[in-house]
RNA sequence: GGCGGGCCGCCGCCCAAUCGCCCAUAGGCGAACCGGGGAACCAUUCAUGUGGGGUGAGUCGGCUCCGCGCGGUCACGCGCGGUGCCGUAGGGAGCGCUUCCAUCCCGAACCCGUCAGCUAACCCGGUCGGCGGUCACACGGAAGGAACA
Numbered sequence: 001g002g003c004g005g006g007c008c009g010c011c012g013c014c015c016a017a018u019c020g021c022c023c024a025u026a027g028g029c030g031a032a033c034c035g036g037g038g039a040a041c042c043a044u045u046c047a048u049g050u051g052g053g054g055u056g057a058g059u060c061g062g063c064u065c066c067g068c069g070c071g072g073u074c075a076c077g078c079g080c081g082g083u084g085c086c087g088u089a090g091g092g093a094g095c096g097c098u099u100c101c102a103u104c105c106c107g108a109a110c111c112c113g114u115c116a117g118c119u120a121a122c123c124c125g126g127u128c129g130g131c132g133g134u135c136a137c138a139c140g141g142a143a144g145g146a147a148c149a
Base pairs, nucleotide, nucleotide: 009134010133011132012131013130014129018031019030020029021028022027032127033126034125035124036123037122042117049114051115052112053111054110055109060087061086062085063084065082066081067080068079069078070077071076090106091105092104093103097144098143099142100141101140
């Protein structure tokens, strides 16, 4: 000097998941945001194992190979499951905002427990977790509008 990594601080991203106060801690309260239940009217025109439902962008397909079962003389076909890959409804991308184009990603997981349409009053909950950058990272493009001067 270069590269990689860790910690603190700071700046950001996904998400409702942030802020303030009390408190020695534990814990608690409030605001804000978010979710669920819950009339009339409306909807459903029946419902009740192929159970049903909720949070969430996370749905819906195709193909290869493997396993099991069934059919077939064979080739092979059908169904279920697993693995890998390719798409897709939809979703995300920051340093002031919106839209469009471009590019890069995600397209999961979990919960309720036989039960829930909508739903005023009312009732009950959540505020976790996971990432990136850091002495120039963020500075792809176009249009519009806002603010300031």

Annotation
Predicted 3D model of a 149-nucleotide RNA (c-di-AMP riboswitch aptamer (ydaO/yuaA leader)) from Actinoplanes sp. ATCC 53533. The organism belongs to Actinoplanes, within Bacteria. Of the family's consensus pairs, 92% are formed in the model. RNAcentral holds the sequence, with entries from Rfam.